[in-house]
RNA sequence: GCCGAUGUAGCUCAGUUGGUAGAGCAACACUUUUGUAAAGUGACGGUCGGAGGUUCAAGUCCUCUCAUCGGCU
Numbered sequence: 001g002c003c004g005a006u007g008u009a010g011c012u013c014a015g016u017u018g019g020u021a022g023a024g025c026a027a028c029a030c031u032u033u034u035g036u037a038a039a040g041u042g043a044c045g046g047u048c049g050g051a052g053g054u055u056c057a058a059g060u061c062c063u064c065u066c067a068u069c070g071g072c073u
Base pairs, nucleotide, nucleotide: 001072002071003070004069005068006067007066010025011024012023013022019056028042029041030040031039049065050064051063052062053061
């Protein structure tokens, strides 16, 4: 230098044909217990790596760019 993959909640990951962004774990509150753990319930937590474009509507499509990983030279 070229090619490819990944980037979404604190962590691990889903997200179907473009149509209101979700799960598990962790942390928090509550219930239960003499207390702890376990179990159960609830709420919180995101402007989807960044910028731009297409569209009535973009996590999803297009362009540029950043980071990480892999391959080729």

This is a predicted structure of a 73-nucleotide RNA (transfer RNA) from an uncultured Candidatus Berkelbacteria bacterium. Rfam family: tRNA. Rfam classes the family as a transfer RNA. Rfam links the family to the GO term triplet codon-amino acid adaptor activity.